[in-house]
Context: one part of a larger RNA
RNA sequence: CGUUGGAGACUUGAGAAGAGCUGUUCCCAGUACGAGAGGACCGGAAUGGACGAACCUCUGGUGUUCCGGUUGUCACGCCAGUGGCAUUGCCGGGUAGCUAAGUUCGGAAGGGAUAACCGCUGAAAGCAUCUAAGCGGGAAGCCCCCUUCAGGAUGAGGUCUCCCUGACCUUUAAGGUCACUAAAGAGCCGUUUAAGACUAAGACGUUGAUAGGCAGGAUGUGUAAGUGCGGUAACGUAUUGAGCUAACCUGUACUAAUGACUCGUGAGG
Repeated sequence: CGUUGGAGACUUGAGAAGAGCUGUUCCCAGUACGAGAGGACCGGAAUGGACGAACCUCUGGUGUUCCGGUUGUCACGCCAGUGGCAUUGCCGGGUAGCUAAGUUCGGAAGGGAUAACCGCUGAAAGCAUCUAAGCGGGAAGCCCCCUUCAGGAUGAGGUCUCCCUGACCUUUAAGGUCACUAAAGAGCCGUUUAAGACUAAGACGUUGAUAGGCAGGAUGUGUAAGUGCGGUAACGUAUUGAGCUAACCUGUACUAAUGACUCGUGAGG
C1' cells in the first nucleotide's frame, strides 16, 4: 500500500514445513517341518540404541549480584571489627535463571489408491489363460490421519461484536456551501516481562500489585557482632542453628506508572 466505510476479537485451510529409524529378549513352542542336526510363519508382550521435542521435580554443571574460610599488604588513630587491592587474590559451598550427562514424551494405530507379485470369473482361440470387458488381495513407499505455520490464497475467504450528521444550493453530480462533529478504536508516554539485538509481542497504568521498596516466608551459608565464663596465649565455650541471605513465593500503594496529547470521521456504487 492492497484486501472497496472504519475497528476489535475468533476462525476456515489452498498451500508449505516437520515427523517417518531400528536392535534384542520372552510367550506361542522346542510346536509345525525335519531321519537328525536344527528350527519357524502368523499373532502377542517386554526392554534398549540412535534421533527429536519439551522441561528443571530429581542427579549434576554454571552461578565475578548470596554465605563462609584464608594469605600478603594498605586504609578507617590504636584494639576489636570492617573495607580496598592482589585473575572473583586463592579456596569451600550455593538461590533464581540458563542448562545435559538429568526428567518426561514421540515415531504408533487406522483409512484410501497402488508397485512387484498372488488370485477370482473369463473369452478372443469349444481347451487353456490373473485380462482383453469385469472383480479381489498386496509394501518401511504414495494420499489422508499426527505436529507446526498459514487469507499478499491479489482467487486477498468466513463468523460475531462495536462505531459514525444536520441544513441549504444548483448545471442532480463519486457536485457545491455553511454549521457542527472527532466515534469505535489505535497510538504516543510511563512501570515493565519466564518477550526481546532493535522493532515486535505480553502484563499493567490509581476503578492499580506493573517494577522498585518494605514485611513475612522459602532457599543458601553454617553458630554473626557484642558481652560473660575458661585459658599466660593461640583459642574454646554460652548467649545461638546465630547472623547475613541475589534473581524465588505470598502480601502490602510507601515510591514511580499524572493530567493530557495525537491519529482515526460523519453510513461507505
Molecule: large-subunit ribosomal RNA, domain VI
Organism: Endozoicomonadaceae bacterium